Notes: Predicted 3D model of a 132-nucleotide RNA (c-di-AMP riboswitch aptamer (ydaO/yuaA leader)) from Glycomyces albidus. The sequence was found by an Rfam model in a public genome assembly.
[in-house]
RNA sequence: GUCCCCUCCGCGCCGAACCGGCGCACCACGGCGCAUGGGGUGAAUCCCGCCCGGACGCGAGUCCGAGCGGGUAGGGCGAUCUUCCCUGCCCGAACCCGACAGCUAACCCGGUAGGCGGCCGAGGAAGAAAGG
Numbered sequence: 001g002u003c004c005c006c007u008c009c010g011c012g013c014c015g016a017a018c019c020g021g022c023g024c025a026c027c028a029c030g031g032c033g034c035a036u037g038g039g040g041u042g043a044a045u046c047c048c049g050c051c052c053g054g055a056c057g058c059g060a061g062u063c064c065g066a067g068c069g070g071g072u073a074g075g076g077c078g079a080u081c082u083u084c085c086c087u088g089c090c091c092g093a094a095c096c097c098g099a100c101a102g103c104u105a106a107c108c109c110g111g112u113a114g115g116c117g118g119c120c121g122a123g124g125a126a127g128a129a130a131g132g
Stems, first nucleotide, its partner, number of pairs: 002016002017112005027102001037100001038097004046071005052065005074091005080128006086121001
């Protein structure tokens, strides 16, 4: 995940707003070699253990990959909204680019789509909104 719907559904185009990517200058980065590709969206990173497979090794073992478990950077929720605190629970995925990307104005490109379930801390402080 908006500009909506209010008889129901689908497709396409244009625009606004918001979000993201690429991309000058300035700035940032900077010995050499080997090994390893690298980057982006997103909270979703990193570490450890078990087990299996593969490669290498005489061997101890090392490396890579799949699965499971534990923790963790981080994120979400608990009855109007925002911030902070206490407390409890949950998530900690997935996908894309294709050898290429530091930042970055203009330009350019992309996204804003669906489904299911629950009825809870009616917690504290400050502010706001609304009402009288």
Source information
Its Rfam family is "c-di-AMP riboswitch aptamer (ydaO/yuaA leader)". From the family's description: This family represents a conserved RNA structure found upstream of the ydaO and yuaA genes in Bacillus subtilis and related genes in other bacteria. NCBI's taxonomy places the organism under Bacteria, Bacillati, Actinomycetota, Glycomycetaceae, Glycomyces.